RNA sequence: AUCUUAUCAAGAGCAGGUGGAGGGACUAGCCCGAUGAAACCCGGCAACCGGCGUGUGAACGCACGGUGCUAAUUCUUGCGGAAGCUUUGCAGGGCGUUAUUCGUCCGGCGAAAGUUCUCUGGCAGAUGAGAG
Numbered sequence: 001a002u003c004u005u006a007u008c009a010a011g012a013g014c015a016g017g018u019g020g021a022g023g024g025a026c027u028a029g030c031c032c033g034a035u036g037a038a039a040c041c042c043g044g045c046a047a048c049c050g051g052c053g054u055g056u057g058a059a060c061g062c063a064c065g066g067u068g069c070u071a072a073u074u075c076u077u078g079c080g081g082a083a084g085c086u087u088u089g090c091a092g093g094g095c096g097u098u099a100u101u102c103g104u105c106c107g108g109c110g111a112a113a114g115u116u117c118u119c120u121g122g123c124a125g126a127u128g129a130g131a132g
Stems, first nucleotide, its partner, number of pairs: 002131007013042001016041003022032003026078001028076002043070003048066003051062004074124001079121004083116006089109002092106005
């Protein structure tokens, strides 16, 4: 690198130290950043694995060890579905018109195109545990 599986709406320093310009995986956006980015140390959060304790068990607790995380929902989005809306189409009805035509309004049907304040599945990604 690859595969399996679980989780991804909560939480965590607005005077901590070093450091100096970049960062939020990628696309398109939109943001963060010299009132100081990345990275490292310290602090903190959580509790996936191990450990310890309670319990018949399911499970619960502690946070000692191994990770992880510590702006914005995994910041939104990338492919599809639902729903809504707009336009077009088909047949119909009401009104105006003597009538055809035409104008206008109403709901119905199915299809096509476009779009998104919404919902949802997937893709991709991140992390843990396991496999190899």